[in-house]
Predicted 3D model of a 477-nucleotide part of an RNA (small-subunit ribosomal RNA, 3' major domain) from a metagenome. Rfam family: Bacterial small subunit ribosomal RNA. The RNAcentral record of the full RNA draws on SILVA. The coordinates come from a structure-prediction model, not an experiment, and the mean pLDDT is 85.
Context: one part of a larger RNA
RNA sequence: UGACGGGGGCCCGCACAAGCGGUGGAGCAUGUGGUUUAAUUCGAUGCAACGCGAAAAACCUUACCUACCCUUGACAUCCUUCGAACUUGUCAGAGAUGACUUGGUGCCUUCGGGAACGAAGUGACAGGUGCUGCAUGGCUGUCGUCAGCUCGUGUCGUGAGAUGUUGGGUUAAGUCCCGUAACGAGCGCAACCCUUAUCCUUAGUUACCAGCACGUAAUGGUGGGGACUCUAGGGAGACUGCCGGUGACAAACCGGAGGAAGGCGGGGACGACGUCAAGUCAUCAUGGCCUUUAUGGGUAGGGCUACACACGUGCUACAAUGGAUCGUACAGAGGGCAGCGAAGCGGUGACGUGGAGCAAAUCCCUUAAAACGGUUCGUAGUCCGGAUUGGAGUCUGCAACUCGACUCCAUGAAGUCGGAAUCGCUAGUAAUCGCAGAUCAGCAUGCUGCGGUGAAUACGUUCUCGGGCCUUGUACA
Numbered sequence: 001u002g003a004c005g006g007g008g009g010c011c012c013g014c015a016c017a018a019g020c021g022g023u024g025g026a027g028c029a030u031g032u033g034g035u036u037u038a039a040u041u042c043g044a045u046g047c048a049a050c051g052c053g054a055a056a057a058a059c060c061u062u063a064c065c066u067a068c069c070c071u072u073g074a075c076a077u078c079c080u081u082c083g084a085a086c087u088u089g090u091c092a093g094a095g096a097u098g099a100c101u102u103g104g105u106g107c108c109u110u111c112g113g114g115a116a117c118g119a120a121g122u123g124a125c126a127g128g129u130g131c132u133g134c135a136u137g138g139c140u141g142u143c144g145u146c147a148g149c150u151c152g153u154g155u156c157g158u159g160a161g162a163u164g165u166u167g168g169g170u171u172a173a174g175u176c177c178c179g180u181a182a183c184g185a186g187c188g189c190a191a192c193c194c195u196u197a198u199c200c201u202u203a204g205u206u207a208c209c210a211g212c213a214c215g216u217a218a219u220g221g222u223g224g225g226g227a228c229u230c231u232a233g234g235g236a237g238a239c240u241g242c243c244g245g246u247g248a249c250a251a252a253c254c255g256g257a258g259g260a261a262g263g264c265g266g267g268g269a270c271g272a273c274g275u276c277a278a279g280u281c282a283u284c285a286u287g288g289c290c291u292u293u294a295u296g297g298g299u300a301g302g303g304c305u306a307c308a309c310a311c312g313u314g315c316u317a318c319a320a321u322g323g324a325u326c327g328u329a330c331a332g333a334g335g336g337c338a339g340c341g342a343a344g345c346g347g348u349g350a351c352g353u354g355g356a357g358c359a360a361a362u363c364c365c366u367u368a369a370a371a372c373g374g375u376u377c378g379u380a381g382u383c384c385g386g387a388u389u390g391g392a393g394u395c396u397g398c399a400a401c402u403c404g405a406c407u408c409c410a411u412g413a414a415g416u417c418g419g420a421a422u423c424g425c426u427a428g429u430a431a432u433c434g435c436a437g438a439u440c441a442g443c444a445u446g447c448u449g450c451g452g453u454g455a456a457u458a459c460g461u462u463c464u465c466g467g468g469c470c471u472u473g474u475a476c477a
Base pairs, nucleotide, nucleotide: 001477002476003474004473005472007471008470009469010468011467012466013465015461016460019425020424021423022422023421026316027315028314029313030312031311032310033309034307035306042053043052064302065301066300067299068298069297070296073125077124078123079121080120081119082118083117086103089100090099091098092097107114108113127291128290130289131288132287136285137284138280139279140278141276143274148187149186150185151184152183153182154163155162156161167178168177169176193268194267195266196265198236199235200234201233202232203231204230208225209224212223213222214221239262242256243255244254245253246252318418322377323376324375325374326373327372334365335364336363339358340357344353345352346351384415389410390409391408392407393406394405395404431453432452433451434450435449436448437447
């Protein structure tokens, strides 16, 4: 100087407390461990691995296993020889591949040849998702959006170092003020950026429709309008600016006015010096090592989907604030041409048919659902719950056996609110309800977004956990 303490002081955080809803019990989905296996490819492992890499494992992907094949190689550069390239069909085979076969002679030319492409050969080389993340770059997680981490000059100390950065207040903040052997400065904080909440202005189609007309069973449908909503450009607005109080005449805090918004208005992006030899050699790049008729390459089939079990994360429930059924209302944000696909018609349905319109504020996906108004069920393993299984189908796709999703009929398991323990959340939040998108031929209870309905509680900081500052002890570095 740090680190540590079941030392002290001050302070903060959904850290506790106060509340609301869960997990832990059930069934299923998914990931992991373990076991099994020819293979169940590899990585991630307290917080910070475990719906993680994977924003899609039937083939492909695919790296694994088995079998069958190739060896200058699937890919790059160079050399030699031959042939344009390319293309039709037959046979064998699981296919890769092998054997045979048909058509074709192009472009440039100094007529030597050349360009592109293909075949054969030779060796230099290619190749490796092989090893090492403890050789590395880059990227990322974490402490932590915590308020810290440092430097120059000066001063003090033999020196390590200290001071500044401590102290008194204050703040979300090393934020600001005052004091001060320190005076300044840098990286962080904040602001500048995006979005959302209010208003003004400009513009007015594909959006809008107040007033004026036309028209319809009905609809901004039509003329028209530029008011309103909205869209997207520009601007205004919030700064403790004003008033009162407290305070040290400071910084600031408390209350109030006005205001759409008030003291950081809400949300996002943004992550200091560093820590964990944290993660990644399987995104990529790369040193070294290893391999070279194989640890490289091709093909078919299988596996990654196994299943006495254990754990994590979720979904659905156990019901009446509910289930079923009929009627009826209101979003936002997205996507669409090898695409979205309307009306109509067929089917109980998945879906089929159909093909209008739309490269989209125009058309389509697209009826949002919960809610609301009726009816029914009456506390029961039920008109709860839907696993499992049998049958029949639909769709995608060369192909749904291993191993897809969905529909209909039948079946109707566990489950009556969950031990010890444990998680999230402070407001348009939790809870609850649906919608969209990426990936994608198909496949979503996952993920990323979007809106609808919409709470309870916070006395307080004694305790638990984590963190910041000062101080103290130490046989630790």